[in-house]
RNA sequence: AGAGUUUGAUCCUGGCUCAGAUUGAACGCUGGCGGCAUGCCUAACACAUGCAAGUCGAACGAUGAUUACUAGCUUGCUAGUAUGAUUAGUGGCGGACGGGUGAGUAAUAUAUAGGGAUCUGCCUGUUAGUGGGGGACAACAGCCGGAAACGGCUGCUAAUACCGCAUACGCUCUACGGAGGAAAGUGGGGGACCCUCGGGCCUCACGCUAACAGAUGAACCUAUAUCAGAUUAGCUAGAUGGUGGGGUAAAGGCCUACCAUGGCGACGAUCUGUAGCUGGUUUGAGAGAAUGAUCAGCCACACUGGGACUGAGACACGGCCCAGACUCCUACGGGAGGCAGCAGUGGGGAACAUUGGACAAUGGGCGCAAGCCUGAUCCAGCAAUGCCGCGUGUGUGAAGAAGGCCUUCGGGUUGUAAAGCACUUUAAGUUGGGAGGAAAAGCUUGGGGUUAAUAGCCUUAAGUGUUGACGUUACCAACAGAAUAAGCACCGGCUAACUCCGUGCCAGCAGCCGCGGUAAUACGGAGGGUGCAAGCGUUAUUCGGAAUCACUGGGCGUAAAGGACACGUAGGCGGGAAGCCAAGUCUGAUGUGAAAUCCUAUGGCUCAACCAUAGAACUGCAUUGGAACUGGUUACCUAGAGUAUGGGAGGGGGAGAUGGAAUUAGUGGUUGUAGGGGUAAAAUCCGUAGAUAUCACUAGGAAUACCUAAGCGAAGGCGAUCUCCUGGAACAUUACUGACGCUAAGGUGUGAAAGCGUGGGGAGCAAACGGGAUUAGAUACCCCGGUAGUCCACGCCCUAAACGAUGUUCACUAGUCGUCGGGAUGCUAGUCAUCUCGGUGAUGCACUUAAACAGAUUAAGUGAACCGCCUGGGGAGUACGGUCGCAAGAUUAAAACUCAAAGGAAUAGACGGGGACCCGCACAAGUGGUGGAGCAUGUGGUUUAAUUCGAAGAUACGCGAAGAACCUUACCUAGCCUUGACAUUGAUUGAACACUUUAGAGAUAGAGUGGUGCCCUUCGGGGAACAUGAAAACAGGUGCUGCACGGCUGUCGUCAGCUCGUGUCGUGAGAUGUUGGGUUAAGUCCCGCAACGAGCGCAACCCUCGUCCUUAGUUGCCAGCAGGUUAAGCUGGGCACUUUAAGGAGACUGCCUUCGCAAGGAGGAGGAAGGUGAGGACGACGUCAAGUCAUCAUGGCCCUUAUGGCUAGGGCUACACACGUGCUACAAUGGGGCGUACAGAGAGUUGCGAUACCGCGAGGUGGAGCCAAUCUCAUAAAGCGUCUCUCAGUUCGGAUAGCAGUCUGCAACUCGACUGCUUGAAGCUGGAAUCACUAGUAAUCGUAGAUCAGCAAUGCUACGGUGAAUACGUUCCCGGGUCUCGUACUCACCGCCCGUCACACCAUGGGAGUUGAUUUCACCCGAAAUUGGGAAGCUAACCUUCGGGAGGCUACCACUUACGGUGGAAUUAGCGACUGGGGUGAAGUCGUAACAAGGUAACC
Repeated sequence: AGAGUUUGAUCCUGGCUCAGAUUGAACGCUGGCGGCAUGCCUAACACAUGCAAGUCGAACGAUGAUUACUAGCUUGCUAGUAUGAUUAGUGGCGGACGGGUGAGUAAUAUAUAGGGAUCUGCCUGUUAGUGGGGGACAACAGCCGGAAACGGCUGCUAAUACCGCAUACGCUCUACGGAGGAAAGUGGGGGACCCUCGGGCCUCACGCUAACAGAUGAACCUAUAUCAGAUUAGCUAGAUGGUGGGGUAAAGGCCUACCAUGGCGACGAUCUGUAGCUGGUUUGAGAGAAUGAUCAGCCACACUGGGACUGAGACACGGCCCAGACUCCUACGGGAGGCAGCAGUGGGGAACAUUGGACAAUGGGCGCAAGCCUGAUCCAGCAAUGCCGCGUGUGUGAAGAAGGCCUUCGGGUUGUAAAGCACUUUAAGUUGGGAGGAAAAGCUUGGGGUUAAUAGCCUUAAGUGUUGACGUUACCAACAGAAUAAGCACCGGCUAACUCCGUGCCAGCAGCCGCGGUAAUACGGAGGGUGCAAGCGUUAUUCGGAAUCACUGGGCGUAAAGGACACGUAGGCGGGAAGCCAAGUCUGAUGUGAAAUCCUAUGGCUCAACCAUAGAACUGCAUUGGAACUGGUUACCUAGAGUAUGGGAGGGGGAGAUGGAAUUAGUGGUUGUAGGGGUAAAAUCCGUAGAUAUCACUAGGAAUACCUAAGCGAAGGCGAUCUCCUGGAACAUUACUGACGCUAAGGUGUGAAAGCGUGGGGAGCAAACGGGAUUAGAUACCCCGGUAGUCCACGCCCUAAACGAUGUUCACUAGUCGUCGGGAUGCUAGUCAUCUCGGUGAUGCACUUAAACAGAUUAAGUGAACCGCCUGGGGAGUACGGUCGCAAGAUUAAAACUCAAAGGAAUAGACGGGGACCCGCACAAGUGGUGGAGCAUGUGGUUUAAUUCGAAGAUACGCGAAGAACCUUACCUAGCCUUGACAUUGAUUGAACACUUUAGAGAUAGAGUGGUGCCCUUCGGGGAACAUGAAAACAGGUGCUGCACGGCUGUCGUCAGCUCGUGUCGUGAGAUGUUGGGUUAAGUCCCGCAACGAGCGCAACCCUCGUCCUUAGUUGCCAGCAGGUUAAGCUGGGCACUUUAAGGAGACUGCCUUCGCAAGGAGGAGGAAGGUGAGGACGACGUCAAGUCAUCAUGGCCCUUAUGGCUAGGGCUACACACGUGCUACAAUGGGGCGUACAGAGAGUUGCGAUACCGCGAGGUGGAGCCAAUCUCAUAAAGCGUCUCUCAGUUCGGAUAGCAGUCUGCAACUCGACUGCUUGAAGCUGGAAUCACUAGUAAUCGUAGAUCAGCAAUGCUACGGUGAAUACGUUCCCGGGUCUCGUACUCACCGCCCGUCACACCAUGGGAGUUGAUUUCACCCGAAAUUGGGAAGCUAACCUUCGGGAGGCUACCACUUACGGUGGAAUUAGCGACUGGGGUGAAGUCGUAACAAGGUAACC
């Protein structure tokens, strides 16, 4: 520091997700040791049991164990004195600290900085005092009540308990005269003196009282800061202030009476929700964000609510009273209790420990002290909960062991890893030793202080001596032995780490993208690897990354986002120059900012964590000094802004008046007759009752042609002419005011169309509606009608894609070309030129756009000011609530849930019922077919035991198959074989092989006969081939996967395209080149050009045909010469010609004319051939997961007495039917008979087979010739000549069928071909539709071949004979190419995609209501308690005149008031029949709204 994810790819916007750190964590797997920390985050739920706050006998009375002494005396008892353990009670101090928790609390809180009107026990300092009296009450004793808790009455008693008196200030009050107000003693010691022998007295210590001061602690007040919601906008009656009184420690409406009517609030009052606050903690570069465990400061609370008492301090966790809920005891009358102290229990929960030890240390309470108490604290226990440290060995060790895994079978890897050898002993274990945490107090001695004092007390120095929970401490040493100690997660990308097996969209994984449908590095296991390590993963939390709320540090033309427009209030911001103030800002000083934490340095635990010391820091607040900028204030300035003056421009606004054109309607004895109208075409409609058309007149309403690329207005918007009223802007001239300005939340006004209300008006147009069409439907588009409405007046509505999708204002930043308004200057005086100010357009630099498109002085540039708005898509501009509205609705405006995208711009394709250009038998022009018939053949379907398999639009269907009777054959049935029909290795045996015979359908099985070969040889034998063959390895498979593959093939398409290098342009995908202008069959060539070149394609090179030449003549040929025949190159001879087969020539737009820059085109000549001469082979990058595992090859999977192999028979030939491809026909351009002419190219020894003979014929007999320019197949047919038929189901047509034959072949039944005779079906030219063909082509005619025993061949492949018609042309159909426009498509239009309905699930709104919670108002009731009253009752201290009084207490009353009750209101939560829309879901239904001109442009 970034990364993944939207796309075919790109850039951007934008969300989601990840890598980091963190935790009081939990869960899963695993677990050796130690140190230091931490440990109920949930139920402020309920609590059994124990402990957590006591202490003082030196305050007091009492109890009186023990010990000692004395006396009486019977050696033992009694009495007394002293001592004084123990402790219930009175009294003092402490239980307000320490410890726990975070419920409440959004300010009676906290933090920071201040303030003045206060109190403060114990402590410190100072001053003064501590005199003299009195009356009680507990304890105790007696009696009584009660189950208990506890209580009542009578009597006795002490005090540092209580109450007077005296004295008293520096205290309090005051009318300034004065008045009022204290106390307590106890203990130690003691020389003199006194004594009632108790003591007084002196002294010391501890107390006590009054006062002042300090310290500490506490109370109060102020400012600032401190969460969210405006779908909470108004709140407030002690409320705000004053006066008097009361109250408090103290200011104060704190309380009360009266008076006034204030106070708070958009700088967010009030209300609602949530929450203890802080130092800090986590994260972060920081700013921030989140958080407030442990530690520390403050606050609040103590079962819930209320209340006071005591006290220095409480409205009191382990105190009291009352009410309530709950629990417990009970004799039913009544009582007791409060773990949010430490342990512990139940419960809740994902989740958190021992009913431990000790007061040794630190600290606290009490005490003179010893000491006692202390669940504070110190320790231990439990927990990997966290941080830190250590260990689980070290070295050597290659036969690279075994085993595992993988493998291309060679090996690789685990891996120096192990074993082995040599060492070490930390930690754990055993044994022994052994610090520090301990300082004190006490005792002895010396010194000092106090004192009359050598007692005593305090203090100091030295010595002595005792105190440890932890603790079997840390630490050290010895002993033995590698011995006791490694797991977890991950391995598709992000993200370090890869293979095999299993599984087969199943099981499962997943943080995001996404894996899994038979070869999964993504699931599960294994091997290996990577990462961390006593831990590792997962889940959850927070920050970060996220500049994704942007102060630092974002945006708003099109991605989310500028308010519809203006005016203007608050607010924010504001021109030039000077003085003062010091609010902001900046800067210096001072105070504070607790400690801990963080950081730095040093030190201590062996290191570290941890701890200690010091420093820095704590970015803050306050006080004070300064005055540059901002601000305030005073008085000025004119450049901003405004006013006056002048002449012009304008559909600016309002009102009134007046026109013309057109539409429509009406009238007419205008003319006139059958149609008009409308559409793609029609119909509805109008018209013989006279329409349409035409003429004249009348009526009425609405809108204002041209002018018009312009103008005006804030926007909406504004359009005939004239008049009146009126707003604004621009320009010019001087003069004046003197910052008067800009923006603008709320607010106010304006605001198209549609719509609403009332009243008018209504020609045309026209939602709704009616009719006609279209259509599968057509609630639409088109047509005929037609009502609201459109118009006017008044009043509402308040929204638009209200758009420049661009807020307003100011300043600055290149130009060029228009246009509108005003002005100036110039002259040549114009319909002129130039300049200038203001508006409105085009183009284009810089610059901008986090992207591009684009913008560009009219900014989207560079800056300033202010306002509005945005933060992923959907849900949703929706619900609820509020406001506005007559309504329609508008405005404000969420959440649950759901997705990983949604989106912008641009790019390459593809597509378009977009455009332009071009080509093709693509159409058109023609010719002949198919589709109808019969048959052949292939396919589908059906059937079957099987009808083997494959091919499926074009690009399957006379296709694989160039030939299924058996074989083929893969299928079915039946019978057999199991190392196998075939290959390799191989022990044994035998040559091989040939033949005979039996059973059987055959395979096969059995029996028998013959036979001994070849090579080498040391003659023993060995070898090769073949056969037999136990046992194995293995064979075999037309079994699956063509979506694992190779190879081959089809198709687009013989279409003209497809790319690359370098350069250039672009952020980039990409573009350019390859586009453009021409031309071509062609990306063929030329010209131009940021391109220049190149490659694969095109063309050419290759083959065949066409002309000529050369060479060579046999099997070919025969012109001339000769011979010869019935005839014939038959013969001699020849190679001229034909021909054969080798090599050459020839054609190149070369020549001429013409057009053109050129390429090239048109015409002509010559030529056998002319513009690629004709045909073939040849098929770019790629597309269709096209076809083929059944040609072959091949990965993987499957079968192995069978899915392999053999055999026989059957099937592939079935047949209601449908389709494709063909043949033959329907006849006279024909059929039949007879005669007759002319090819080319092939094939042939398992063959072709002549002459001859036989048969009507198929064919047979026979065998000349031929391995072929020689022989044979082999007569070509159409044609030509002639005869006949005469338009008919025929002398057409030949299917079907019968009989008889021929041939092939083991075998023609299923199931061959052919022949003869007989039979003689459909069919009279074929619907919709559709195919082929542009010249030696179509059409037509025959011939040959492959396969092959024969044949289904009418197929296929070749060959020649005869031999046309037509093409105007590119509008249309189909296919293709180039450029361009659009796109929401990219699996690419066979695309994408919308809505209703149906089904399932989810969350949510409404909902008659219902159940709670909170708050509030009114009324009722009113505990305890304080305060006030208290005439009734009771009453120790003081006073008394002895009667009583003062004072106190109580009953009782009043105010306030908790809980409770009744009624109302508001807010909020749960549930709710039914219901509304929304979301998601697999292949459901109906249509096709959008994306292309999306087939009616889309949208608001």
Molecule: small-subunit ribosomal RNA
Organism: uncultured bacterium